Two RNAs folded together computationally: RNase P RNA and transfer RNA, 443 nucleotides in total. The prediction has a mean pLDDT of 79. It holds a member of the Rfam family "Bacterial RNase P class A". Rfam's curators write: Ribonuclease P (RNase P) is a ubiquitous endoribonuclease, found in archaea, bacteria and eukarya as well as chloroplasts and mitochondria.
RNA sequence: UGGCCAGGCUAUCGAUCCUUCUCAGGAAGGGUAGGAAAGUCCGGACAGCACAGAGCAAUGCACCGGUGAACAGCCGGGUCUUCGCGCAAGCGGGGAACAGAAAGUGCCACAGAAAAUAACAACCAGCCUUUGGCUGGCAAUGGUGAAAACGUGAGGUAAGAGCUCACGACUGUCGGUGGUAACGCCGGCAGGGGGUAAACCUUGCAUGCUGAAAUGCCACGUAUAGGAUCGUUGAAGGGCUGCUCGCCCGAUUCGCUUCGGCGAAACGAUCCAGGGUAGGCAGAUCGAUCCCGUCGGGUAACCUUCGGGACAGAUAAAUGAUAGCCAUCCGCUUCGCGGAAACAGGAUCCGGCUUAUGGCCUCUUU
RNA sequence: GGGCCUGUAGCUCAGUUGGUUAGAGCAGUCCGCUCAUAACGGAUUGGUCGCUGGUUCAAGUCCGGCCAGGCCUACCA
Numbered sequence: 001u002g003g004c005c006a007g008g009c010u011a012u013c014g015a016u017c018c019u020u021c022u023c024a025g026g027a028a029g030g031g032u033a034g035g036a037a038a039g040u041c042c043g044g045a046c047a048g049c050a051c052a053g054a055g056c057a058a059u060g061c062a063c064c065g066g067u068g069a070a071c072a073g074c075c076g077g078g079u080c081u082u083c084g085c086g087c088a089a090g091c092g093g094g095g096a097a098c099a100g101a102a103a104g105u106g107c108c109a110c111a112g113a114a115a116a117u118a119a120c121a122a123c124c125a126g127c128c129u130u131u132g133g134c135u136g137g138c139a140a141u142g143g144u145g146a147a148a149a150c151g152u153g154a155g156g157u158a159a160g161a162g163c164u165c166a167c168g169a170c171u172g173u174c175g176g177u178g179g180u181a182a183c184g185c186c187g188g189c190a191g192g193g194g195g196u197a198a199a200c201c202u203u204g205c206a207u208g209c210u211g212a213a214a215u216g217c218c219a220c221g222u223a224u225a226g227g228a229u230c231g232u233u234g235a236a237g238g239g240c241u242g243c244u245c246g247c248c249c250g251a252u253u254c255g256c257u258u259c260g261g262c263g264a265a266a267c268g269a270u271c272c273a274g275g276g277u278a279g280g281c282a283g284a285u286c287g288a289u290c291c292c293g294u295c296g297g298g299u300a301a302c303c304u305u306c307g308g309g310a311c312a313g314a315u316a317a318a319u320g321a322u323a324g325c326c327a328u329c330c331g332c333u334u335c336g337c338g339g340a341a342a343c344a345g346g347a348u349c350c351g352g353c354u355u356a357u358g359g360c361c362u363c364u365u366u
Numbered sequence: 367g368g369g370c371c372u373g374u375a376g377c378u379c380a381g382u383u384g385g386u387u388a389g390a391g392c393a394g395u396c397c398g399c400u401c402a403u404a405a406c407g408g409a410u411u412g413g414u415c416g417c418u419g420g421u422u423c424a425a426g427u428c429c430g431g432c433c434a435g436g437c438c439u440a441c442c443a
C1' cells in the first nucleotide's frame, strides 16, 4: 500500500418475530445484529408545509473529463510540489482546500533606510567654513527580515541601473498544432507586476425549509372551564425559512347612538396559569439492495446479459447464558496443564467519508 | 431519534481586524501591621488556551478531525 477474517460444532435452559397445528394451556419448524451498526460530517429516497413565485441576503463548493439517484465521495487525466535514481534527457513513488493577488480594499508584528508612490551606509557629481558638512544623482554592493523590487553577459555612464541589446526564466495575449477538456508544443507581440482570499471580497455553479418525536388514522381521558392582549373584511394573525415585493388562507351578529363611536355575545389569533393521555395501527422493512459465478463494454471507477443464493424488525427495546470438544495465539514445573481473544452494538431506509479496533497475508521503504 | 451551544490559572471570567512576554478578580504562598487572629498594605507563585493535524513568516483567535460537558425537542382539546 492493497486485500481477507471477525472463531466453529454439539447439548441444556431462555428472549423475540413469522408460519403451521391445537384439546386454547401450548407444541413443531424457520429467522434474529456490524465492518464499523458509532460520529451525525456530506449526499439522497420518503413525508409535511393550501402545488405561486421572483429578487436580495445567507450557506456551500471551486484544475479538466468520467461515474452515479446524488455528493465535498470514487476513477482517470492535467498542472504544481516533494523524495529517490540518473552525467543529462528523463523515469519511478508520495502529496495538493488546485478559480482569481494583473478588479478593488485591508494587513504584513520585531528588525530594517524602506514591507510597496523605498533610499541608511556605501558609490558619484557640485558647493562650502575640508579628519568633515550641505545639496543633488543612483539603486549594482552591504546589513535587517519569513519575505527586499527578474537572472547571466555585453553596451552605456560622473557613478550606475531593464537604461538599451542578446540569450534565458516568468506573466498576459494572438496565431498554428495535438487533445473532448484541463493543458502541452512551436512561433509572434506586449509587460516588469512581493506575500496573504482556511482576511474582506470578485467570478462561476448549486441550494426552499423542517426532519420518522416528519406525517396519516383509531382509541382512552380531561375543565368545548379560567385570565391578559389584539382582531372580526382595505382585518388580527398565518402560509415554502431571514428581508423586500407578489400571491394565498383567514373569524359577525344584536342593542344604543349626539352617526364620531360605545356596549354585549359569539368567533379567530397569541400568551399565561392549569387539566388530561403517554395506548394501538400505518409510515416500517424486498430495495437506486447485497453476494457468488458468468456474457459483453470501459484504462478504471462503473455499467450490463444469464443463472443461483441471501436479506433482523424489536418499541424501553429481543438477538443471550452455561457446559464440553475442536481451531488460533501466549506461558510453563514441556506432551498436558493454565491463560488470552479487540472495537463495539440496530431504532425509517440507502450511497459515501471520518474515527475506534484484534489477527493474518501481500507490496514498498528503512 | 433530531437540533443547538460551550471548553482559557484551583474557581468565576476578559482576550478587538491573527502580532512580539495570554490578563483581571477571588483563592494560595511570603513579608509588613497586631500581644494574637481577621481585615488592610506590599510582593509573588500558578497556563500543554480540551486534544490533534493544517493554512500563515506568525494561531487562544482562521479551517478540518476527534474528546468531554450542557441545553431544547411527545401528543390532545
Base pairs, nucleotide, nucleotide: 002361003360004359005358007326008325009324010323011322012321013320015032016031017030018029019028020027021026034343038354039353041352042351043350044349045348046211047210048209049208053245054244055243056242058207059206060205061204062203063077064076065075066074067073078098079096080095081094082093083092084091085090099202100201104200105199106196107195108194120142121141123137124136125135126134127133128132150168151167152166153165154164155163170191171190172189173188174187175186176185177184178183215282216281217280218279226272227271228270229269230268231267232266237249238248239247252265253264254263255262256261275442276441277440289310290309291308292307293306296303297302328340329339330338331337332336367439368438369437370436371435372434373433376392377391378390379389385423394410395409396408397407398406416432417431418430419429420428